The part of an RNA shown here (small-subunit ribosomal RNA, 3' major domain) has 475 nucleotides and comes from Rhodocyclaceae bacterium ICHIOC5. Rfam family: Bacterial small subunit ribosomal RNA. Its family is annotated with ribosome and structural constituent of ribosome in the Gene Ontology. The RNAcentral record of the full RNA draws on ENA and SILVA. The coordinates come from a structure-prediction model, not an experiment, and the mean pLDDT is 84.
Context: one part of a larger RNA
RNA sequence: UGACGGGGACCCGCACAAGCGGUGGAUGAUGUGGAUUAAUUCGAUGCAACGCGAAAAACCUUACCUACCCUUGACAUGUCAGGAAUCCCGAAGAGAUUUGGGAGUGCCGCAAGGAACCUGAACACAGGUGCUGCAUGGCUGUCGUCAGCUCGUGUCGUGAGAUGUUGGGUUAAGUCCCGCAACGAGCGCAACCCUUGUCAUUAGUUGCCAUCAUUUAGUUGGGCACUCUAAUGAGACUGCCGGUGACAAACCGGAGGAAGGUGGGGAUGACGUCAAGUCCUCAUGGCCCUUAUGGGUAGGGCUUCACACGUCAUACAAUGGUCGGUACAGAGGGUUGCCAACCCGCGAGGGGGAGCCAAUCCCAGAAAGCCGAUCGUAGUCCGGAUCGUAGUCUGCAACUCGACUACGUGAAGUCGGAAUCGCUAGUAAUCGCGGAUCAGAAUGCCGCGGUGAAUACGUUCCCGGGUCUGGUACA
Numbered sequence: 001u002g003a004c005g006g007g008g009a010c011c012c013g014c015a016c017a018a019g020c021g022g023u024g025g026a027u028g029a030u031g032u033g034g035a036u037u038a039a040u041u042c043g044a045u046g047c048a049a050c051g052c053g054a055a056a057a058a059c060c061u062u063a064c065c066u067a068c069c070c071u072u073g074a075c076a077u078g079u080c081a082g083g084a085a086u087c088c089c090g091a092a093g094a095g096a097u098u099u100g101g102g103a104g105u106g107c108c109g110c111a112a113g114g115a116a117c118c119u120g121a122a123c124a125c126a127g128g129u130g131c132u133g134c135a136u137g138g139c140u141g142u143c144g145u146c147a148g149c150u151c152g153u154g155u156c157g158u159g160a161g162a163u164g165u166u167g168g169g170u171u172a173a174g175u176c177c178c179g180c181a182a183c184g185a186g187c188g189c190a191a192c193c194c195u196u197g198u199c200a201u202u203a204g205u206u207g208c209c210a211u212c213a214u215u216u217a218g219u220u221g222g223g224c225a226c227u228c229u230a231a232u233g234a235g236a237c238u239g240c241c242g243g244u245g246a247c248a249a250a251c252c253g254g255a256g257g258a259a260g261g262u263g264g265g266g267a268u269g270a271c272g273u274c275a276a277g278u279c280c281u282c283a284u285g286g287c288c289c290u291u292a293u294g295g296g297u298a299g300g301g302c303u304u305c306a307c308a309c310g311u312c313a314u315a316c317a318a319u320g321g322u323c324g325g326u327a328c329a330g331a332g333g334g335u336u337g338c339c340a341a342c343c344c345g346c347g348a349g350g351g352g353g354a355g356c357c358a359a360u361c362c363c364a365g366a367a368a369g370c371c372g373a374u375c376g377u378a379g380u381c382c383g384g385a386u387c388g389u390a391g392u393c394u395g396c397a398a399c400u401c402g403a404c405u406a407c408g409u410g411a412a413g414u415c416g417g418a419a420u421c422g423c424u425a426g427u428a429a430u431c432g433c434g435g436a437u438c439a440g441a442a443u444g445c446c447g448c449g450g451u452g453a454a455u456a457c458g459u460u461c462c463c464g465g466g467u468c469u470g471g472u473a474c475a
Base pairs, nucleotide, nucleotide: 001475002474003472004471007469008468009467010466011465012464013463015459016458019423020422021421022420023419026314027313028312029311030310031309032308033307034305035304042053043052064300065299066298067297068296069295070294073125077124078123079121080120081119082118083117086103087102088101089100090099091098092097107114108113127289128288130287131286132285136283137282138278139277140276141274143272148187149186150185151184152183153182154163155162156161167178168177169176193266194265195264196263198234199233200232201231202230203229204228207224208223209222212221213220237260240254241253242252243251244250316416320375321374322373323372324371325370326369332363333362334361337356338355342351343350344349382413387408388407389406390405391404392403393402429451430450431449432448433447434446435445
C1' cells in the first nucleotide's frame, strides 16, 4: 500500500421491513442433468448455465449414426488438352451416380485468338462445425449506471509511498460549497442524443369535420377551426417568494405552470475483476487429418424415458363458467404478399375475385368491459390432460415427427411442506393485439395498447455495494 475480520462509524440499493401477486403440490410445454441409444451432434454449469447459442430440427438445416459412393475434390488461383453454354428423351439404382441417344451454336475480333461456361489430365494446393477461449483478435456477460479510477508539477518521506482524493456540510453522483501543502488536469458523473408529456408557427392528402348543404356512410360539395400527421421553435433554470443553514453549497414549504427540483422512459457501462464465455458467427498462432477427421447421397437421430431440477402455460372456480346483445385501442406487417364483398361448409377451411407497392386497400370481429339470461358449491354446465373416429391446410413427402377443426372421451387438480422469486405507479396484477424467424409449425422472444391497485413506520437484522477509521503472526 492492499486484502481480511462472526472490529467500529456513516451512507445507499425491492436488501430487509410494509404490501400485492407468484414459484415449490397437479397436468402440459420447453430447457437441462441422468439413464438409454448405432446416433441420441456440439457448446453454456453459483449469482452471471438450464423457453440459453436456436428470430423456427419432418427433408434441408445438421455439425451426429448406418449404408452406398468420390478423391485436385462441393469451393479458389495457376498449367495443358478438348468442347461454347444450354436444353430434351430413355435404361439401371434408395439416391448420389453410371450409361445411351438427340437438339444446339451464341459474344468480341479481319484472322490468330480472347471473355464466360463445361469436361478431362497431372501437380502446386483446396477442404476440416477437427484440438487448444489456459497461445490470441474481435464481440459479450458480471460487479454496476456502483461513484469511483488516475495523471502532471509541487511538497513530505532514506524508501515502498503519501498528499491532492482526507476534514465540515450537501448531493442520485469525487455533485457542489467551505476549509486545507497543495495547485491544476484526464477517464467516469451530469449535460449534449432519441422518445413521451404542454403550447405556437408552417403545411393540409390518403388525415380531420365546428359552421352551411348532402348522404345508409366525412359519402359528396365546402373548409383546415379542431383531432392528427411531421418539420421548426418556445418551455423548467432552484428562475421567483418565505424559512432553515455558515453571509455558502444546499434542503424544506409555497406561488405561477401542461410539467418542479435528474418531469417519466431509453440509448450511453470509467480504471479494472472473474486465465468468466465464445477457435461452432467471423478472423487467427500452434498442433492434427489428407482415397479422410475432406466431399456427395438415402434413411435414421437431435423428438428416446424409471427419474431429478430450472423457466413458463392452464387450472383448481361464482370477483366465476356458458349463452345472447353491445362499446372503446395502440403499434406493426403486406406483391413469391395482405386478401375485401359474396357463395359453400357445424368448423378448420374451400371457391371467388374487388382493392392495395398502402395515413387510401387488406390483415382486423380487439379482449377484459357493459346489459340481460342460466348454473348454486358439486370433482360440478369447474378443469381440460389423455384416447378413439372423421376431416382441413402447408409441403416432393406429415409413419418415426407438424399445426388446426368437428364429434365422442373426460384424467390429475378443491390454492400447494421446508424453502423461495418479482414488483414502489400508469408500476404490480389482469386483458387482448402485432411482429421477427417462417412453406408449415409458439404456452417462447421482442414490442403495443386497455383496465388498473396495495404498501413503504423505519434501517435493529439478512444480502450486495461505497467512504473513513483502529487491528493483523496474510501478500